Predicted 3D model of a 479-nucleotide part of an RNA (small-subunit ribosomal RNA, 3' major domain) from an uncultured organism. The full RNA is in RNAcentral, with records from Greengenes. The coordinates come from a structure-prediction model, not an experiment, and the mean pLDDT is 80.
Context: one part of a larger RNA
RNA sequence: UGACGGGGACCCGCACAAGCAGCGGAGCAUGUGGUUUAAUUCGAAGCAACGCGAAGAACCUUACCAAAUCUUGACAUAUCAAAGCUAUCUGAGUAAAAUUGGAGUUCCAUUUGGACUUUGACUACAGGUGGUGCAUGGUUGUCGUCAGCUCGUGUCGUGAGAUGUUGGGUUAAGUCCCGUAACGAGCGCAACCCUUAUUUUUAGUUGCUAACAAGUAAUGUUGAGGACUCUAGAGAGACUGCCGAUGAAAAAAUCGGAGGAAGGUGGGGAUGACGUCAAAUCAUCAUGCCCCUUAUGAUUUGGGCUACACACGUGCUACAAUGGCCGGUACAACGGGUAAGCGAAAGGGUGACCUGGAGCCAAUCCUCAUAAGCCGGUCCCAGUUCGGAUUGCAGAUUGAAACUCAUCUGUAUGAAGUUGGAGUUGCUAGUAAUCGCGAAUCAGAAUGUCGCGGUGAAUGCGUUCCCGGGUCUUGUACA
Numbered sequence: 001u002g003a004c005g006g007g008g009a010c011c012c013g014c015a016c017a018a019g020c021a022g023c024g025g026a027g028c029a030u031g032u033g034g035u036u037u038a039a040u041u042c043g044a045a046g047c048a049a050c051g052c053g054a055a056g057a058a059c060c061u062u063a064c065c066a067a068a069u070c071u072u073g074a075c076a077u078a079u080c081a082a083a084g085c086u087a088u089c090u091g092a093g094u095a096a097a098a099u100u101g102g103a104g105u106u107c108c109a110u111u112u113g114g115a116c117u118u119u120g121a122c123u124a125c126a127g128g129u130g131g132u133g134c135a136u137g138g139u140u141g142u143c144g145u146c147a148g149c150u151c152g153u154g155u156c157g158u159g160a161g162a163u164g165u166u167g168g169g170u171u172a173a174g175u176c177c178c179g180u181a182a183c184g185a186g187c188g189c190a191a192c193c194c195u196u197a198u199u200u201u202u203a204g205u206u207g208c209u210a211a212c213a214a215g216u217a218a219u220g221u222u223g224a225g226g227a228c229u230c231u232a233g234a235g236a237g238a239c240u241g242c243c244g245a246u247g248a249a250a251a252a253a254u255c256g257g258a259g260g261a262a263g264g265u266g267g268g269g270a271u272g273a274c275g276u277c278a279a280a281u282c283a284u285c286a287u288g289c290c291c292c293u294u295a296u297g298a299u300u301u302g303g304g305c306u307a308c309a310c311a312c313g314u315g316c317u318a319c320a321a322u323g324g325c326c327g328g329u330a331c332a333a334c335g336g337g338u339a340a341g342c343g344a345a346a347g348g349g350u351g352a353c354c355u356g357g358a359g360c361c362a363a364u365c366c367u368c369a370u371a372a373g374c375c376g377g378u379c380c381c382a383g384u385u386c387g388g389a390u391u392g393c394a395g396a397u398u399g400a401a402a403c404u405c406a407u408c409u410g411u412a413u414g415a416a417g418u419u420g421g422a423g424u425u426g427c428u429a430g431u432a433a434u435c436g437c438g439a440a441u442c443a444g445a446a447u448g449u450c451g452c453g454g455u456g457a458a459u460g461c462g463u464u465c466c467c468g469g470g471u472c473u474u475g476u477a478c479a
Stems, first nucleotide, its partner, number of pairs: 001479002003476003007473007015463002019427005026317008034308002042053002064303007073125001077124002079121006088103005106115003127292002130290003136286002138281003141277001143275001148187006154163003167178003193269004198236007208225002212223003239263001242257005319420001323379007335367003341360002346355003386417001391412007433455007
């Protein structure tokens, strides 16, 4: 100087407390361990692995296993020789690929030749999701959006170092003020950026419709209009600016108020200092060294990654009456349409879906229908008109292909489950809870993920305690 302390002082955080909803019990989904297996590919491991890499394993993916097959190779460059092929169509062959036959048949150039492609030869080489993340780059997590981490000059100390950065106030903040052997500066904080809340103005099409007119069963449908909504450019607006109180005090600041759409960082996001964990990743990629080279490379078919006594994590659905079922009825936003896309009207089907093909390269058309809600009816507290697992049968869709192993529909079946032990998680406001909607990936395949809007709470006395963090100080046989 640090680190540590079941030392001290001060401060902060959904850390506790006060509340609300959960998890832990059930069924299922999903990940992991274990076990099994020819293989169940690999990685991730307290917080910070476990709906994680994977924004989507039937084939492919795919790295694993079995079998079959190739050896200059599936892919690249170079040399030599031969050919004009190749692409495409088609036959044999095979489980499939391999293999093999037929049809077909280039461009530039006067020729030689060149370009391109194929075949053969020969090596140089290719290839490796093989090893090492404890050889590395790059990227990432974490403490933590915590308020810290340092430097120059000066001064003090023999020196390691100290000072500055400590102290008194204050702040979300090493934020600012005052004091001060320090004076300044840098990386962080804040601001600058995006979005949201108010308003002015500009511009009105594909958006809108107040007034005027036309028309319809009805509808901005049409003429028209720019008022309104909205769209998207440019501005305005918030700064403790104003008032009062508090404040060694005419300081910083705090509390209250006015005005205001918004008030003290307005809400949300992006943004992550010096560093810590030999943290994670050689399987995104790159890369040193080591290893394989008729195989640890490459191709194909089939299987596996989907197994199942069990254990754990994360979710979904429930156990019901603030509810289930039936009928009627109302109101969104973010997005998407790679035309092999989104797909309307109108028909068919109980339904999944099918027929259909208008319109739309989209503020124009489609997706689009919302759901909880509201109105009426029924059920009457039951393992039920709760709950939907499981299984039988019959179908639909995607796709060469749905047995292993997809999703959906109809009908029948109708498990467990009556609110969950010890313990444990999230959340302070348009939040929690609850209700639907969209997108990426994607042929098909979400209860996951990322977004969107609708309805919309309770509690917060406070800092004794638990956890984590910061500052000062103290002890130490630790570095």